Description
Model confidence (mean pLDDT): 82 of 100. A computed fold for a 72-nucleotide RNA from Lachnospiraceae bacterium UBA3762, annotated as transfer RNA. Rfam family: tRNA. Rfam classes the family as a transfer RNA.

RNA sequence: GUCCGUGUGGUGUAACGGCCAGCACAUCUGCCUUCCAAGCAGAUGAUCCGGGUUCGAUUCCCGGUACGGGCU
Numbered sequence: 001g002u003c004c005g006u007g008u009g010g011u012g013u014a015a016c017g018g019c020c021a022g023c024a025c026a027u028c029u030g031c032c033u034u035c036c037a038a039g040c041a042g043a044u045g046a047u048c049c050g051g052g053u054u055c056g057a058u059u060c061c062c063g064g065u066a067c068g069g070g071c072u
Stems, first nucleotide, its partner, number of pairs: 001071007010025004018055001027043005048064005
């Protein structure tokens, strides 16, 4: 240089084009406990960026970007 793949809370991951974006861990708050841990209840927090298609995009298309891989 070129081709392919992957980018979703702090972390790991789900989500036929119908979304108020789900789950687990972590964090915080309460309950319980003499205290801690465990357990129970609740809360916070995310779609890599810019366009396009569509009534509607995490999902499809184009470009960019980061990472990984193949070829050279």